Background: The RNA shown here (small-subunit ribosomal RNA) has 1516 nucleotides and comes from a soil metagenome. Its Rfam family is "Bacterial small subunit ribosomal RNA". Gene Ontology terms of the family: structural constituent of ribosome and ribosome. For this family Rfam cites "Crystal structure of the ribosome at 5.5 A resolution" (Yusupov et al., Science, 2001). The coordinates come from a structure-prediction model, not an experiment, and the mean pLDDT is 85. The sequence is in RNAcentral, with records from MGnify.
RNA sequence: ACGAGAGUUUGAUCCUGGCUCAGAGCGAACGCUGGCGGCGUGCCUAACACAUGCAAGUCGAACGCUGAUCACGGUUGUCGCAAGACAGUCGUGAAAGGCGUGGCGCACGGGUGAGUAACACGUGGGCAAUCUGCCCUCGAGUGGGGGACAACCCCGGGAAACUGGGGCUAAUACCGCGUAACGUUGCGAGGACUUCGGUCCUUGCAACCAAAGUCCCGCAAGGGACGCUUGAGGAGGAGCCCGCGCCCGAUUAGCUAGUUGGCGAGGUAACGGCUCACCAAGGCAAUGAUCGGUAACCGGCCUGAGAGGGCGGUCGGUCACACUGGAACUGAGACACGGUCCAGACUCCUACGGGAGGCAGCAGUGGGGAAUAUUGCGCAAUGGGCGAAAGCCUGACGCAGCGACGCCGCGUGGAGGAUGAAGCCCUUCGGGGUGUAAACUCCUUUCGACCCGGACGAAACGUCCCGAGCAAUCGGGACCUGACGGUACGGGUAUAAGAAGCCCCGGCUAACUACGUGCCAGCAGCCGCGGUAAGACGUAGGGGGCAAGCGUUGCUCGGAAUUACUGGGCGUAAAGGGUCCGUAGGCGGUGCGGUAAGCCCGUGGUGAAAUCUCUCGGCUUAACUGAGAGGCUGCCAUGGGAACUGCCGUGCUCGAGUGCAGGAGAGGUGAGUGGAAUUCCCGGUGUAGCGGUGAAAUGCGUAGAUAUCGGGAGGAACACCUGUGGCGAAGGCGGCUCACUGGACUGCAACUGACGCUGAGGGACGAAAGCUAGGGGAGCAAACAGGAUUAGAUACCCUGGUAGUCCUAGCCUUAAACGAUUGGAACUUGCUGUGCCUCGUGUCCUGCGGGGUGUGGCGGAGCUAACGCGUUAAGUUCCACGCCUGGGGAGUACGGUCGCAAGGCUGAAACUCAAAGGAAUUGACGGGGGCCCGCACAAGCGGUGGAGCAUGUGGUUCAAUUCGACGCAACGCGAAGAACCUUACCUGGGCUCGAAGUCCCGAUGACAACUCACGAAAGUGGGUCUCUCCGCAAGGGGCAUCGGGAGAGGUGCUGCAUGGCUGUCGUCAGCUCGUGCCGUGAGGUGUUGGGUUAAGUCCCGCAACGAGCGCAACCCUUGUUCCUAGUUGCUAAGUCCCGACUUGUCGGGACAGCACUCUAGGAAGACUGCCGGUGAUAAACCGGAGGAAGGUGGGGAUGACGUCAAGUCAGCAUGGCCUUUAUGUCCAGGGCUACACACGUGCUACAAUGCGCGCCACAAUGCGUUGCAAACCCGCGAGGGGGAGCUAAUCGCAAAAAAGCGCGCUCAGUUCGGAUUGCAGUCUGCAACUCGACUGCAUGAAGCUGGAAUCGCUAGUAAUGGCGCAUCAGCACGGCGCCGUGAAUACGUUCCCGGGCCUUGUACACACCGCCCGUCACAUCACGAAAGUGGGCUGUACUAGAAGUUGUCGCGCUAACCCGCAAGGGAGGCAGACACCCAAGGUAUGGUUCAUGAUUGGGGUGAAGUCGUAACAAGG
Repeated sequence: ACGAGAGUUUGAUCCUGGCUCAGAGCGAACGCUGGCGGCGUGCCUAACACAUGCAAGUCGAACGCUGAUCACGGUUGUCGCAAGACAGUCGUGAAAGGCGUGGCGCACGGGUGAGUAACACGUGGGCAAUCUGCCCUCGAGUGGGGGACAACCCCGGGAAACUGGGGCUAAUACCGCGUAACGUUGCGAGGACUUCGGUCCUUGCAACCAAAGUCCCGCAAGGGACGCUUGAGGAGGAGCCCGCGCCCGAUUAGCUAGUUGGCGAGGUAACGGCUCACCAAGGCAAUGAUCGGUAACCGGCCUGAGAGGGCGGUCGGUCACACUGGAACUGAGACACGGUCCAGACUCCUACGGGAGGCAGCAGUGGGGAAUAUUGCGCAAUGGGCGAAAGCCUGACGCAGCGACGCCGCGUGGAGGAUGAAGCCCUUCGGGGUGUAAACUCCUUUCGACCCGGACGAAACGUCCCGAGCAAUCGGGACCUGACGGUACGGGUAUAAGAAGCCCCGGCUAACUACGUGCCAGCAGCCGCGGUAAGACGUAGGGGGCAAGCGUUGCUCGGAAUUACUGGGCGUAAAGGGUCCGUAGGCGGUGCGGUAAGCCCGUGGUGAAAUCUCUCGGCUUAACUGAGAGGCUGCCAUGGGAACUGCCGUGCUCGAGUGCAGGAGAGGUGAGUGGAAUUCCCGGUGUAGCGGUGAAAUGCGUAGAUAUCGGGAGGAACACCUGUGGCGAAGGCGGCUCACUGGACUGCAACUGACGCUGAGGGACGAAAGCUAGGGGAGCAAACAGGAUUAGAUACCCUGGUAGUCCUAGCCUUAAACGAUUGGAACUUGCUGUGCCUCGUGUCCUGCGGGGUGUGGCGGAGCUAACGCGUUAAGUUCCACGCCUGGGGAGUACGGUCGCAAGGCUGAAACUCAAAGGAAUUGACGGGGGCCCGCACAAGCGGUGGAGCAUGUGGUUCAAUUCGACGCAACGCGAAGAACCUUACCUGGGCUCGAAGUCCCGAUGACAACUCACGAAAGUGGGUCUCUCCGCAAGGGGCAUCGGGAGAGGUGCUGCAUGGCUGUCGUCAGCUCGUGCCGUGAGGUGUUGGGUUAAGUCCCGCAACGAGCGCAACCCUUGUUCCUAGUUGCUAAGUCCCGACUUGUCGGGACAGCACUCUAGGAAGACUGCCGGUGAUAAACCGGAGGAAGGUGGGGAUGACGUCAAGUCAGCAUGGCCUUUAUGUCCAGGGCUACACACGUGCUACAAUGCGCGCCACAAUGCGUUGCAAACCCGCGAGGGGGAGCUAAUCGCAAAAAAGCGCGCUCAGUUCGGAUUGCAGUCUGCAACUCGACUGCAUGAAGCUGGAAUCGCUAGUAAUGGCGCAUCAGCACGGCGCCGUGAAUACGUUCCCGGGCCUUGUACACACCGCCCGUCACAUCACGAAAGUGGGCUGUACUAGAAGUUGUCGCGCUAACCCGCAAGGGAGGCAGACACCCAAGGUAUGGUUCAUGAUUGGGGUGAAGUCGUAACAAGG
């Protein structure tokens, strides 16, 4: 000092796995904004091109020339008596400046990162294989001569740059000579060291090599300073060599001819193939040579817990480069940024002949770019060059300028101040927020502004003075010197005065509301927001975060254990090589001894400085910076240790192997052989079919098939045995016999003595299909043909049928080559089956127990995401190899390689997606399974679909045909009743506080009613009439009207904002909870199971035990009985009265009674209670008894959790939106009633089980006072008149109808059927034209039982008959009820539909009306191929050959030295020539890479399209 996670795959879960975010950082850029200061920092792109200025000079104390001017001297002239003055001239000296010779510097400093993958760099060593100017120390010396060349002068050439010839001259320039060593070289001797190569020291001899002067002092002698020469040493610098470290690609596997080594020579400061001659044939490489790509390296910087990863800007060290390429010269040092030569490109000048140039120095310009500064000041400081010094030079450097580019610091005010101003925002309208925020009061004044003062950095050098010393020199003092800069800093004056933005507010992620918008506009890092109530867009208010900044973009590390050394995996998620052998490599049993490479400990050196950490210090603080300490995890050296690994030596036997003895086996190869069957051929028998399928057809058959018998041919495969049995490494191996042959196993324990394991490359084997050649060919059978099936059917089915299947030889080398599980070794509870070997035992004929080796099942611990694995591990460990790193693109492309081909092996990228996956869970679903229900089917009865009409709907029409409802679950539905009204629609006429309601203000005292006029009405105008309460009054209240204001109103929109209500699955038997238990979890258990039930009904069992909502029961009704009650109900018996007649019956009435019926209240009854059987003795079921009723008796009410964004804003309520002289409201008329059509629901029929007519019975539910209405009268009738009675068990509606009895009709479009139409009426109503119902007469349509299809019903049901009621003035074929008559059938659960439970599969979860694949068409994107085309880099061969080094020649030229009197010669040098090498260039031919290319190929993506249906369920 020390480690954080989150979002996103699913309905949910766990896991795998990718993507994304939060952090830190930056030489940044962009957007918005911007007060001050400090310290840093600033072309990352075009090593692109550069105008202009500056960036390297200096020395006169090395030298020559020149020289404005000055001084001195001589001399001439003029003036002057003279002194002297002036002018000229000569000499000397001084002198700023100029030219040149010479010296030193220019190889430093400064810039850049192009090249370079290299001893370039880093680190540690080596040079006994080296050099080193200036500097330091020590030693020696500095003698004597000579000849030139610049400048300069003269003459030329040239536009210029520049240059030729002649002449003069100095030196610290140049050259001989002398001297000389501890110097160099050669030869020799001795010694020391040694890595045996050599090196060093001492010494002898020989040869060879030096130099320069200048200045100061001095008369001089001489002294001093700076130099010079030589030698030794030092310091610093440089060169060379070596170990180790140092990016990516194997789709780069072989590279190399000076190459590797040797001998000799040359060359270099020096080793060396560095170069050359000769000799040898080596050297490098899978531990990655060569080639390609990329890159300056490091200290360090960023990140990270660390290990690591990324980077190499500023600062520091090293390297490389200086327009591009080549080359050398000079020099101590260069192959030289501001030097030279040549070549090239480019720019500029030119008189066209020639020349000049190189900012990757500092500024600056253009260009490129998202982007990077001033053509500033100064040498005051630090440092550098020259000089003795003064000094000069210095774009190094010190400063300033510009940029919020970064880091750091400061400020934009502080305190008080309201139940809280205004504005703005929200609001449930009450209020809340902004908010102590502001205003206001008090206070302070940093920074900025202004005024004043004003630095540190400076001390030296130098000069002067003093002191010490002989002096050089040293010490002390004084003076001189500041770009920054009138800056920092200090003091003062005045005022809260001049100074806040940016981003965000759906989750991650801190922060919420309103409005606008309406899948638009837009947002977005990921998930995702936006289709009318958006916390996700835009704006506002509010809030959060940071703050002179804030965001965005880009990039790096982190999170990412997502390359896993620390620290991952491979049965099913990505991932075990098809198998074996084996090379390199890795790993390796046991004892002893040695060694010390690894390893451990100590010590020493190094690891530059800066950076980093700690401590202390300096700037007011901090950033920044100074000092000390630590650290720098590394390398080297040295001493020690010996456990482990390695190595050496020597043993051992347990690993491994050998031997001996055995048995087992579809192990392999070859040869031979057998029977059954299929087919074919021949013959016999025999006759009409066979064959085939879901059904058929094609096919075969009267030329005799199939069938059957006999004989023969041929090929292939080997039934039974046969077994989760055996063998093999895997692929794989199956009749029998023989031969050859591999391996495993068991027993014995004789032999070897670690001989082992794994195995990159490599080799061998390797199913099927396929290929080549030659055989063979019975059956089967791709392709193909035909027949079917089908919408199609290039399929599934059928009939045929060729390759092939078989053999030989050779290829191919793949697979779901699977245990989806690499090989080896060891260890770790068990049970059970089986093959083989063996041991023991036994009642010895096949048993029991044990050992070994195989092979199965189940399971423990443990492991696993789960499933599962579990001594045959997927457990616990070790060793070795292979492989994985999101999905798609893609096992594709390109390249390479193998192959005859097919193709195999190796194997990417662009682009695209936010997932793709594994296991398990709950559902849903299945043309999965099991069990079970329901008028679900079946069995029946009657309908619908055809006709006419009614009614609803669609459609169409219309000014409007108001609106809603749309599979079941819309459609005789809302509507239980549209002529006006209703009414919501249309047309027209009106009203605007409104038709109704509330409040406030003002005015009035009425309003209403009646009436008149106008009008279609609404309404308008007029007339008549006209308030009230309290109070004396004033005034107040109520009511009404008018005016004004708040505000009403809306059947306008949104049922996808809602409440409520409803439909539906479904009266189906289900849906859940608590606790416990199981599971990482979703979740499971309970609720499953065995029975049973109408039922999750009950019983039993059970890690469950209980409970809730449902079921059932409780409620209503109906069926039986009893009790109570007895009017308006009832009348059996009794009595009375009346009537009739059949003379004892019937009818009516009354009394009486309540017995019966009935009414309506209560009670009983039914509970599987009883018996038998079945069953687990249970639950229950079956049968029986009794009973009115029997197993929920019938019917009803009652509808669990939930589903369908189901229905309803038009019943009502209600958020939001919209409307306000209209979308409100009033009125008249019209429409909702339309009509080519289509559908639903009904009615009436088509007739004889009927119709018509007549006669004649028997109900119940109900309803009635704005009502039901009797009798009676009228009318054919609807109806009218009439009005008794009845507020109803009293009266009325009211007749019930079918049925029954009788008559007619006789199978016909009819005496069926009644539509339609005409005429005439009735009733209701303000009003029946659009548009009512009914009646009478007349008319008399379609229709003769209804295609495909489809509906209802299981008993008092269907069918059939009538009756009542609601709505309602009137209007019913509809709706809701009532009673009458009253069936048939159910074997059964295979099938259709719906449902319940369990189970199974799933790629579905919007849940099968699901999901999803491929072609085609369109658009778009990236990529591949392609005749080619263009460029970059590069190899090879040849050519070429500038400049230059070197060599040879050098007849031309030539001062120094030598010979010579001289001429001349020699040595040496130069020009020049030639030769080797060699840059650019050229030719030819390759390699590689990039770009491009008509056309073409597949791939990705896209809202929607076309064709089919491949996959997911047994996916048909």